[in-house]
RNA sequence: AGAGGGCGAGGCGGCCGCCGGCGGGAGUCGAAAGACUUGCGCGGGAGGAAAGUCCGAGCUUCACAGGGCAGGGUGCUGGUUAACGGCCAGUCGAGGUGACUCGCAGGACAGUGCAACAGAAAGCAAACCGCCGCCGCAAGGCGGUAAGGGUGAAACGGUGCGGUAAGAGCGCACCGCCUCGUCGGUGACGGCGAGGGCAGGCAAACCCCACCCGAAGCAAGACCAGACAGGAGUCGCGUGGCCCGCGCGAUGACUCCGGGUUGGUCGCUCGAGCCCGCCGGCAACGUCGGGCCUAGAGGAAUGGUCGCUCACGACAGAACUCGGCUUAUUGCCCUCU
Numbered sequence: 001a002g003a004g005g006g007c008g009a010g011g012c013g014g015c016c017g018c019c020g021g022c023g024g025g026a027g028u029c030g031a032a033a034g035a036c037u038u039g040c041g042c043g044g045g046a047g048g049a050a051a052g053u054c055c056g057a058g059c060u061u062c063a064c065a066g067g068g069c070a071g072g073g074u075g076c077u078g079g080u081u082a083a084c085g086g087c088c089a090g091u092c093g094a095g096g097u098g099a100c101u102c103g104c105a106g107g108a109c110a111g112u113g114c115a116a117c118a119g120a121a122a123g124c125a126a127a128c129c130g131c132c133g134c135c136g137c138a139a140g141g142c143g144g145u146a147a148g149g150g151u152g153a154a155a156c157g158g159u160g161c162g163g164u165a166a167g168a169g170c171g172c173a174c175c176g177c178c179u180c181g182u183c184g185g186u187g188a189c190g191g192c193g194a195g196g197g198c199a200g201g202c203a204a205a206c207c208c209c210a211c212c213c214g215a216a217g218c219a220a221g222a223c224c225a226g227a228c229a230g231g232a233g234u235c236g237c238g239u240g241g242c243c244c245g246c247g248c249g250a251u252g253a254c255u256c257c258g259g260g261u262u263g264g265u266c267g268c269u270c271g272a273g274c275c276c277g278c279c280g281g282c283a284a285c286g287u288c289g290g291g292c293c294u295a296g297a298g299g300a301a302u303g304g305u306c307g308c309u310c311a312c313g314a315c316a317g318a319a320c321u322c323g324g325c326u327u328a329u330u331g332c333c334c335u336c337u
Stems, first nucleotide, its partner, number of pairs: 001337008010309007018045002021042003025038005047315001051326002054324005059217004066244004071213005076090005091105001092103004106208002111206002113202002128149002130145006157175006176198001177196008221266004230257006236248003273292005279286002310313001
């Protein structure tokens, strides 16, 4: 100088507050259960990202969401998980002196298509300069040639020897590529051997293949109490991309106009939960045993102040809940190059 990983997120105390829980006290209402008000005691009260809302789930309603089409997503292999586009281990490729990092990693003989500019020529071939042969006094013409020059992101395998008029996988050796065989590996793939003279790129273009995906979201949704005034229309509605199918439906359903309400309870935090240990596994992770309870508001709490102390305090604050990813940011430690 750099690479990988881990830990913490000020501490202790005093005083005054806020949210919610439990246990007593007092008062009011009530037949009781209990409700409300007030005050006391005990213990709890943001994060590693609570964030972005980018993936994946739980949960709720629609049918415990069924078939087809359309549409979308994922894309090396093997594992892991409730699930994933995450994670772990590997393969291959790329970058780096290295520790290590990154991957937009299926298919280009199924089909369609694209390649600006430059360049003679961009997909099947192609002759601008050059080289060689022939003709010609010459200028030049005809033919051969992809080795050399030049253009380009890309020019039809690379290097060398032979060969030739000059050249060319034309021949040969090595390297690369393709095919086959064999060995190792669960596999991606790798090693070795033989054969083939040799095949362009783009799929983050359409497309093909394999697998996955119903929709909406806690303002989901369920219930209680209270209030009001009905009227008109349609025959369907759920169904929210389309079709089928299914379910519900005449004391019904839907739409519109008018009227009423703007309360309360639940969902709401015990959960794929957290910590420790044994065992299995390289690991992600899993089985078992033990321990712990860790915010639940609803105009929305987690604050203010003082003292001591340290490494002198950054980014930032829950709103149904988890698993990830990404982004923001501070200090310290370990290992490696």